The RNA shown here (SAM riboswitch aptamer (S box leader)) has 125 nucleotides and comes from a Zetaproteobacteria bacterium. The model forms 97% of the base pairs in the Rfam consensus. Its mean pLDDT, the model's own confidence on a scale to 100, is 81.
RNA sequence: GCUUUAUCCAGAGCGGUGGAGGGUUACAGGCCCUGCGAAACCGCGGCAACCGCCGAAGGGGCUGAUCGCCCGUUCAGGAAAGGUGCCAAUGCCUGCCCGAGGGGAUACCGAGGGAGCGAUGAUGC
Numbered sequence: 001g002c003u004u005u006a007u008c009c010a011g012a013g014c015g016g017u018g019g020a021g022g023g024u025u026a027c028a029g030g031c032c033c034u035g036c037g038a039a040a041c042c043g044c045g046g047c048a049a050c051c052g053c054c055g056a057a058g059g060g061g062c063u064g065a066u067c068g069c070c071c072g073u074u075c076a077g078g079a080a081a082g083g084u085g086c087c088a089a090u091g092c093c094u095g096c097c098c099g100a101g102g103g104g105a106u107a108c109c110g111a112g113g114g115a116g117c118g119a120u121g122a123u124g125c
Base pairs, nucleotide, nucleotide: 001125002124004122005121006120007119008118013044014043015042016041017040021033022032023031027095028094029093030092045087046086047085050083051082053078054077055075056074057073059071060070061069062068091117096114097113098112101109102108
């Protein structure tokens, strides 16, 4: 970097350096944050529970069978020492498609759903 897959309305900030931007490619329109100090980096703290770990319950495989071992599934289970991630606002909102409904209406508004894009984890390459 690519593939597949799960999740994305919950949660969690202080200090130092820095010095003007930032809100997750970019662009556009909104709306916000920001010299009462943005991004970035560092330190410490915290959140969560994807992987991993522990426990429980089924399933499958190896064996003639038991023991045992291995593989995978499930849980509103547990813990938080390991690998990541994250710590303003839903991924801040909208952009494309569908659209309950409102509306005299083909205008316009529009709950909600989907797609796309993106982020993070895990699998494989």